[in-house]
């Protein structure tokens, strides 16, 4: 000074009433959901104690899933310049589509705690437009956890 693994298992929730329609879990009232990781004045336990474990943010800060976009390999076709609503991979794409938060309170400190009040939310499909129905999806995936393997 560089490198440090294998295998396993787990890994996303929601449309109940009403209405108006020929039709709508898609609009319209009222409801109803909240992925991982960080951060923390929450709460719960340990301890005599500095302090430890657990647990606490959809809108702070990252980061995954979907589409695009770029690029690799490869198939189909072709008038040999392309086409393809084809396959499989890869991407630090800083800021693509593309996200939402304030007010008071209380305190050394909170966009996280209490109180109040707002906002967000891929892509196809559909008698009428969807965060919540169906489908790609027995996928994929941020990461958890556990065994073993090393502790050189």
């Nucleotide at each position: 000074g560089g490198c440090c693994g294998u295998u396993c298992u787990c890994g996303g929730g929601g449309c109940g009433g009403g209405g108006u329609g020929a039709a709508a879990u898609u609009c319209c009232c009222c409801a109803c959901c909240g992925g991982c990781g960080g951060u923390a004045u929450u709460u719960g336990g340990a301890g005599a104690a500095u302090u430890c474990c657990a647990u606490g943010a959809g809108c702070c800060c990252g980061c995954g899933a979907g589409c695009g976009c770029c690029u690799u390999u490869u198939g189909g076709c072709u008038c040999c310049u392309g086409c393809c609503a084809g396959a499989a991979g890869g991407g630090u794409c800083a800021a693509g589509c593309a996200g939402a938060u304030c007010c008071g309170g209380u305190g050394u400190a909170a966009u996280u705690c209490c109180g109040g009040a707002g906002c967000c939310g891929a892509c196809g499909g559909u008698u009428a437009a969807a965060g919540u129905c169906c489908g790609g999806a027995u996928g994929u995936g941020a990461g958890a956890g556990a065994a073993c393997a090393a502790a050189g």

A computed fold for a 152-nucleotide RNA from Maritalea mediterranea, annotated as FMN riboswitch aptamer (RFN element). The model forms 100% of the base pairs in the Rfam consensus. The coordinates come from a structure-prediction model, not an experiment, and the mean pLDDT is 76.